[in-house]
Molecule: Bacterial RNase P class A
Organism: Anaerolineales bacterium
RNA sequence: CAGGCCGGCCGGGCGACCGCGGGCACUCUGAGAGGAGUGUCCGAGGAAAGUCCGCGCUCCACAGGGUGCGGUGCCGGGUAACACCCGGGCGGGGAAACCCGCGGACAGGGCCACAGAAAACGACCGCCCGCGCGCGAGCGAGGGGUCAGGGUGAAAAGGUGGUGUAAGAGACCACCGGCGGGUCCAGCAAUGGGCCCGGCCAGGCAACCCCCACCGGGAGCAAGGCCAAGCAGGAGCGACGCCCGCUUGCGGGCAGGGGGCGACCCGCACCCUCCGAGCUCCGGGUAGGCUGCUCGAGCCCGGCGGCGACGCCGGGUCCAGAGAGAUGGUCGCACAGGCGUCGGAGAAGGGACGAAGGGGCAACCCGUAAACCCGACCCGGCGCCGGACAGAACGCGGCUUACAGGCUAGCCUGUCUG
Numbered sequence: 001c002a003g004g005c006c007g008g009c010c011g012g013g014c015g016a017c018c019g020c021g022g023g024c025a026c027u028c029u030g031a032g033a034g035g036a037g038u039g040u041c042c043g044a045g046g047a048a049a050g051u052c053c054g055c056g057c058u059c060c061a062c063a064g065g066g067u068g069c070g071g072u073g074c075c076g077g078g079u080a081a082c083a084c085c086c087g088g089g090c091g092g093g094g095a096a097a098c099c100c101g102c103g104g105a106c107a108g109g110g111c112c113a114c115a116g117a118a119a120a121c122g123a124c125c126g127c128c129c130g131c132g133c134g135c136g137a138g139c140g141a142g143g144g145g146u147c148a149g150g151g152u153g154a155a156a157a158g159g160u161g162g163u164g165u166a167a168g169a170g171a172c173c174a175c176c177g178g179c180g181g182g183u184c185c186a187g188c189a190a191u192g193g194g195c196c197c198g199g200c201c202a203g204g205c206a207a208c209c210c211c212c213a214c215c216g217g218g219a220g221c222a223a224g225g226c227c228a229a230g231c232a233g234g235a236g237c238g239a240c241g242c243c244c245g246c247u248u249g250c251g252g253g254c255a256g257g258g259g260g261c262g263a264c265c266c267g268c269a270c271c272c273u274c275c276g277a278g279c280u281c282c283g284g285g286u287a288g289g290c291u292g293c294u295c296g297a298g299c300c301c302g303g304c305g306g307c308g309a310c311g312c313c314g315g316g317u318c319c320a321g322a323g324a325g326a327u328g329g330u331c332g333c334a335c336a337g338g339c340g341u342c343g344g345a346g347a348a349g350g351g352a353c354g355a356a357g358g359g360g361c362a363a364c365c366c367g368u369a370a371a372c373c374c375g376a377c378c379c380g381g382c383g384c385c386g387g388a389c390a391g392a393a394c395g396c397g398g399c400u401u402a403c404a405g406g407c408u409a410g411c412c413u414g415u416c417u418g
Base pairs, nucleotide, nucleotide: 001414002413003412004411005410007408008407009406010405013333014332015331016330017329018328020043021042022041023040024039025038026037027036028035029034045389049400050399052398053397054396055395056394057220058219059218060217069216070215071214072213073212074088075087076086077085078084089102090101091100092099093098103211104210108209109208110205111204112203124150125149126146127145128144129143131140132139133138158176159175160174161173162172163171177201179198180197181196182195183194184193185192186191224291225290226289227288233282234281235280236279237278241254242253243252244251245250246249255273256272257271258270260268298317299316300315301314302313303312304311305310337385338384339383340382341381342380343379344378349374350373351372357366358365359364
């Protein structure tokens, strides 16, 4: 310098003006509840998203055990917990840095597209034996043997070599691979290594059922709590009267009660006098309001322990809380970035020429260096464009997904130079 691997961080800045939500203080207004104004402080994210896991919190349920259902799944550790994270093991990929995966397929059932004879009860071609014909090479229908060879497939019944055989085959033998059993060593463990024995050998899928081990009550802030108009309900108080008419339960008059009518009196119309106006109290509770609500497994810095995830200690700090849902708009400036254009400089390389030099009888041709032209990256001027994904709603830890552009630690490989 080029290509690659793997982490961390930022993700728009500054200023002016006009706005929006919230806290606090003050002022004005209002009987109060509240409303208005001024000042000051605060006001989205790394994912606020998907709502896929795990918790806190709240209410409901709950002796204990089993079944069922759901989840997790190599081992050890971290954590409030996890399907997360860290370290390790094994397998796979890569030249490497590094990345991906993870219980059990001899407990049992089921399934395995296409191709292929056969996908686990493997004879399609081929090979061999026997039979028939033929002098022979060979040919022929059917019978038997045979997975060594061919062919199909993602995958074909251990591999290589030999013995053996009519031809073959773990049928047998040696080595290798794998599996099972025993034993020893290392390790907390997963696991690794050594030795001995065995039968020779076992396809895949468990995100199909299943088996084993472990874990798991349900619902969610529209959880839940408090206050509480109006209407309906219950209890109490309440004018406890008179007269007339008739169709005998209605009408009318007077008296009394109530409010219109918040000094009091008169007057007026209205409602009511036991099927009772109105008033007082009570319980539940609708609308509505308040709360839960943001100080929390918080954030920042430092030290110590640990390989690490993380833990402990000390110091500092307060950092949105709306409720139809605020966090916005306009203008200016500069910086990243992109495009265009002009200029500077310019490696390797290319082009056109061409001293030296070479060739040709000649015209001329070839051709090293320098100078000339083009030239990636770089530097500068000018003009235009100019931020991506996205938007809190009880909170927290993860995972996953989306994301323009930029900064940065470490590592691997290759070339050149020192």